[in-house]
RNA sequence: AGAGUUUGAUCCUGGCUCAGGAUGAACGCUGGCGGCGUGCCUAAGGUAUGCAAGUCGAGCGUGUAAAGAGCUUGCUUUUUACACGCGGCAAACGGCUGAGUAACACGUGAGAACUUACCUCAAACUUGGGGAUAAUCCUGUGAAAACGGGGCUAAUACCCAAUAGUUCCGUCUCCGCUUUAAACUUCUAUAAUUCAAAAUAAAUUGGGAGUUUAAAGCGAAGACGGAUAAAGCUUUUGUGGUUUGAGAUAGGCUCGCGGCCUAUCAGGUAGUUGGUGAGGUAAUGGCUCACCAAGCCGACGACGGGUAGCUGGUCUGAGAGGAUGGUCAGCCAGACUGGGACUGAGACACGGCCCAGACUCCUACGGGAGGCAGCAAUUAGGAAUCUUGCGCAAUGGGGGAAACCCUGACGCAGCGACGCCGCGUGGAGGAUGAAGGCCCUCGGGUUGUAAACUCCUUUUAUAGGGGACCAAAGCUGAGUGUACCCUAUGAAUAAGUGCCCGCUAACUAUGUGCCAGAAGCGUCGGUGAUACAUAGGGCACUAGCGUUAUCCGGAAUUACUGGGCGUAAAGAGAUGCGUAGGCGUUUUAGUAAGUUACUUGUUAAAUAUCUCUGCUUAACGGAGAAAAUGCAAGUAAUACUGCUAAAAUUGAGGCGGGGAGAGGAAAGGGGAAUUCCUGGUGGAGUAGUGAAAUGCGUUGAUAUCAGGAGGAACACCAAGUGCGAAGGCACCUUUCUGGUCCUGUACUGACGCUAAGGCUCGAAAGCGUGGGGAGCAAAACGGAUUAGAUACCCGUGUAGUCCACGCUGUAAACGAUCCUCGCUAGAUGUAUGUUUCAAAUGGCAGUUAUUUAACUUCGGUUAAGUACUGUAUUUGAAAUGUGUGUCGCAGUUAACACGGUAAGCGAGGCGCCUGGGGAGUACGGCCGCAAGGCUAAAACUCAAAGGAAUUGACGGGGACCCGCACAAGCGGUGGAGCGUGUGGUUUAAUUCGAUGAUAAGCGAAGAACCUUACCAAGGUUUGACAUGUAGCUGCAUUACUAUAGAAAUAUAGUAAGCCUUCGAGGGUGCUACACAGGUGCUGCAUGGCUGUCGUCAGCUCGUGUCGUGAGAUGUUGGGUUAAGUCCCUUAACGAGCGCAACCCCUGUCCUUAGUUGAAAUUUCUAAGGAGACCGCCCUGCCAAAACGGGGAGGAAGGUGGGGAUGACGUCUAGUCAUCAUAGCCUUUAUGCCUUGGGCGACACACGCGCUACAAUGGGAGAUACAAAGGGUUGCCAAGCUGUGAAGCGGAGCUAAUCCCUUAAAAUCUUCCUCAGUUCGGAUUGUAGGCUGAAAUUCGCCUACAUGAAGUCGGAAUCGCUAGUAAUCGUAGGUCAGCAUACUACGGUGAAUACGUUCUCGGGUCUUGUACACACCGCCUGUCAUGCUAUGGAAGUCGGUAAUACCCGAAUACUGCAUUUAGUGCGGUAGAAGGUAGGAUCGGCGACUGUAGUAAAGUCAUAACAAGGUAGCCGUAGGGGAAUCUGCGGCUG
Repeated sequence: AGAGUUUGAUCCUGGCUCAGGAUGAACGCUGGCGGCGUGCCUAAGGUAUGCAAGUCGAGCGUGUAAAGAGCUUGCUUUUUACACGCGGCAAACGGCUGAGUAACACGUGAGAACUUACCUCAAACUUGGGGAUAAUCCUGUGAAAACGGGGCUAAUACCCAAUAGUUCCGUCUCCGCUUUAAACUUCUAUAAUUCAAAAUAAAUUGGGAGUUUAAAGCGAAGACGGAUAAAGCUUUUGUGGUUUGAGAUAGGCUCGCGGCCUAUCAGGUAGUUGGUGAGGUAAUGGCUCACCAAGCCGACGACGGGUAGCUGGUCUGAGAGGAUGGUCAGCCAGACUGGGACUGAGACACGGCCCAGACUCCUACGGGAGGCAGCAAUUAGGAAUCUUGCGCAAUGGGGGAAACCCUGACGCAGCGACGCCGCGUGGAGGAUGAAGGCCCUCGGGUUGUAAACUCCUUUUAUAGGGGACCAAAGCUGAGUGUACCCUAUGAAUAAGUGCCCGCUAACUAUGUGCCAGAAGCGUCGGUGAUACAUAGGGCACUAGCGUUAUCCGGAAUUACUGGGCGUAAAGAGAUGCGUAGGCGUUUUAGUAAGUUACUUGUUAAAUAUCUCUGCUUAACGGAGAAAAUGCAAGUAAUACUGCUAAAAUUGAGGCGGGGAGAGGAAAGGGGAAUUCCUGGUGGAGUAGUGAAAUGCGUUGAUAUCAGGAGGAACACCAAGUGCGAAGGCACCUUUCUGGUCCUGUACUGACGCUAAGGCUCGAAAGCGUGGGGAGCAAAACGGAUUAGAUACCCGUGUAGUCCACGCUGUAAACGAUCCUCGCUAGAUGUAUGUUUCAAAUGGCAGUUAUUUAACUUCGGUUAAGUACUGUAUUUGAAAUGUGUGUCGCAGUUAACACGGUAAGCGAGGCGCCUGGGGAGUACGGCCGCAAGGCUAAAACUCAAAGGAAUUGACGGGGACCCGCACAAGCGGUGGAGCGUGUGGUUUAAUUCGAUGAUAAGCGAAGAACCUUACCAAGGUUUGACAUGUAGCUGCAUUACUAUAGAAAUAUAGUAAGCCUUCGAGGGUGCUACACAGGUGCUGCAUGGCUGUCGUCAGCUCGUGUCGUGAGAUGUUGGGUUAAGUCCCUUAACGAGCGCAACCCCUGUCCUUAGUUGAAAUUUCUAAGGAGACCGCCCUGCCAAAACGGGGAGGAAGGUGGGGAUGACGUCUAGUCAUCAUAGCCUUUAUGCCUUGGGCGACACACGCGCUACAAUGGGAGAUACAAAGGGUUGCCAAGCUGUGAAGCGGAGCUAAUCCCUUAAAAUCUUCCUCAGUUCGGAUUGUAGGCUGAAAUUCGCCUACAUGAAGUCGGAAUCGCUAGUAAUCGUAGGUCAGCAUACUACGGUGAAUACGUUCUCGGGUCUUGUACACACCGCCUGUCAUGCUAUGGAAGUCGGUAAUACCCGAAUACUGCAUUUAGUGCGGUAGAAGGUAGGAUCGGCGACUGUAGUAAAGUCAUAACAAGGUAGCCGUAGGGGAAUCUGCGGCUG
């Protein structure tokens, strides 16, 4: 310090899980010793027994016993011991527990109105009297506990009196201080008022200072009056008692601050808040009471509910924090439950009292007793927690003058691996790497120097001996004969647990076979499991090791340090108005609250840190230091924040002048269109759809003309243009009105920003009341579609849509992006202002100059024009604002993207988020007429859910291209009969495999036996076949005969017969053992081979570059090609496997050679070469290239035709039955041999073929032309016989020589003449032939006879683009025989292709995706079944805290009375209890509503692709269900 897990892969978000540390622990397995600690976390449940608080004779009385003395001998006295009581002190400490308590309980720091026995110091005093009483004695009651009556007696017990003050109370005098009030004097004018036009001045009020007087309070001093004390004991260096003061110690009280959850607890409170007076207390105080006032607390969380003792500390963590509060220490609280007081210095008292209650015990039934949360112990509960031990020796405590007594505090011991620490179970040597185990490739490896064996040691163990400290001046030791030391004996007495797939260190074998099981997460297990179980081996820790539980960490996963909110969870619909709160411009002065520095006090000890030190070490302990981040007080500083005061103007606002606008509200007006009504014309359809139908129409529709009625919406302009906070806003005019922008500025002077809660607005749908209703249109009805169609389409149609007034308060209310302010490159639009410049235009005004005309008084005037100036309008440009778009640098971002309108860099404020589902649901509360809205969980369940981008695949997405893919043609299949293969069925067996394309005339290039694997029967067991070992055998081996048998085989007999170096060798047979054998299983363990996509044009790599990355680029784009073929462009440049070419056949020519061939103008065969490359010409494409079109030449022209050749890969394709091979199985059988049968069955279905249905034909006759093959176990000629199959025969041929071998269709002549025929040949009968041991099951052929179906074939479907289809024959392999199959060969020889819309398949680019097993994908909901959790629920049972009333114990206060007493009768308060109605929490609950989960269930297919009607959001209605439809909105 990180790691695993979402995906095919990637980055991110985000949860889950792991590795670490810890514990008062428990459980499993195991267990040698010691030290130091620690041990009922549960039932604050109940407890038998013993002990845990007494002591004092130096306060007092009495009794008993013992001893001594005196002597009167039963009396006195002394001492000691024991006992009883009175009295004193203690018992309020110590010890235990954590129920209650959210509180001044605790922590910390302050404070004033108090007390304090014993102790210390100081001062003073300690005088004189008195009456009782317990014990004891007598006596009574009672079972007991206990109680009563009578008599005696003492005190440091009790009472009275005296005395005392710096004690207490009261009164008075004087002094000081403080406060308040009044009067007077004085200062001030910045505030207010009056008057005033304004200013100055003035008055009153106000503020400051001083003096005097009065009152009150506090303090000091003094005087007078009153009240109140005491105790003795002892004879010692005495001690006690009383009063007062001081101290110390201890305690009570008050206050600031601090530390849990919950708002689904928002209002609480009547002694409540304050005052006056009184009471009460040690003391302040509503602590209590009477009266008065109406306060007090609360969003900085009151009140309520839940939980909890608090702290020092402890655990963890880098820290900040988080969790925790056992032991030890401080404080608090409690003592069976509730209440209460008494005593006392101190208690409302753990081992005291009274009362009530529950429980237990005793009882004579009348009544009594008790309180282990002290130490042990017991029972119960529980996963779980010890001895009914020893001692007061030490430390401490109580009493005492002391000795001493008491002390379950404490010191020790016991039990428990509960924890921490230490030690040991031996050390050294030892290879033949023993045996055994395990594995094995059979060689070996490993266990393993481990053992054995040799030498050594003795911590520990056992035995014996010695022997402390703790103890001090003396006595005293529970632990203890302990620790420790010495000696002896002998390796002797002592090792386990978990894990070994990844995280995570450590691997093999066997068994098991999704079983049994494992698992912290991911996951493992379905026959080769390093993951289950066992074994061997290994790894880790070690007297322990694992598991479980809990806490912190990792987790930056609640983020103060230190996170986020466009799309992952997350910006409220607006933020319009605005409260609290938070934050806030510039300057000056003051202050010093925050802030900073220093000092002082405190921060208990222990713990933790550091140093030193004591136990042999360590744990443990001792000493010291530092620290204790906090709080309080003081001093100082003044930059910043705050506060006070005074100024400023840039923020903000105001004023003047202008501008644009569908901003809002109301009123009035307008035309087009739809529909309806009336009338005219007219006459058969119209409407609607993919196609139809329902509908309308001869009672006259649609169409058309005219008139009228009514409602709703406003074409063009119109643009991502404008306005508004958002929702939203569009005909025209008027009125009222909000905001905004520009410009000017001499006004105000921080007035500002944000904004919890609050107020307001808020599409559509919906609701209420009343109107209105043309069109449209949820629901509803009908017609279609469909397997169904509660939909999409069509025809009708109601709410609604419109208006007014109310309500609702939600939307994908979106820029999925809160508001405000500042800063940070640019470019280009658009809307609207302002400024400047320019141009144009026409009008007006002015000026002077000038021209002309008219008039003229000759000065001039008037009119028109020219020039100039000013102004206005329009257009354009530039600059500068305010809005609104697009692109883009830096920067940001997980990426997409954002980028001055930020998602950049910063500041302020608010809201919100924390895995998915359950669920925006339940319950509760608030709002609403309702529908519903707002707020808002948990149980349970999963290990993911999600975002962006990548590569594929897919789409009933798009673009381009190709293919006998379609189209255009030719011929078939599907119908018939037969052949053949398959399925199915049958069978003893019908052996096995192949099963869409890519099985089915396939393996099989040929099942009568054999083949043969199947069945039946018979036989055999080292075997039909191979190798080896051991033993035996004079035996191989061959042939024949006989018997039995179906044969195999068995038995018997005969005949022939190896080699030799004479040792033997080799071979054979038999026996035994290793082993053989298996067409037995797994093609999903495999090799090899093969099919298919597909002869499709693709598939990749190196380096570079881009990207966080998966990946991309290259390989895309523009052209072109049969082609990723080539060219151009280009962050790519190159390369590889494919394509093409190289190879073979064929077409032309040449050369050479040539038999068996025979062409003779050079055929044929064989070998070698030439030729073809868009090479040439024209032309097209923007240029050029590549390439295309045409032409010439040529045998052949654009890869000339055909073949072989099959990239990376896919189909877990096929084959274990060709072969090979791993594992498993079998071994008198699943092996081997034999005979016979079967593979050939036959209601049926399918595939592939043959022959036909006829005249383009059939029959008969005549007659012509091939190629390529095969042949010695062979082909077989001539000739002869037979109707024929064939037979006889034997020439030739090991083949260009001989044979198979006559090719057939074609051609010529003739008959048949459209029929079930002179078509067709199935089937059947008879007679034959051939092969073969064998022809019945089950071969082929021949002759004669017989003469079935069939007259061109439904839906559908196949092949083919030229020497092709079609048609005709020939040959070969297999083979004894058997060919309609297969493989080859040649003969004759067509038609058609406009074209790429559609079907199928493929390729490239692009797009969408929720798919990646990749659409044969994914996935939604109802219903049914099992299980789990939960809500509601008639009710029922219980808990808690209050309220009102009733009752009222002990006790406290109090009134009255009297016999003055532990008196009687009352009153008030008062625990428990009761009654009542509610509140709140919980348990159960028939029935019921949901959710989750499981498996191969049912029905559909809603979503993801344009998901086949785009989807989604809100709302309303409908429907088995996903969902459908209407209205408005969004693009995700």
The RNA shown here (small-subunit ribosomal RNA) has 1532 nucleotides and comes from a metagenome. RNAcentral holds the sequence, with entries from SILVA. Model confidence (mean pLDDT): 82 of 100.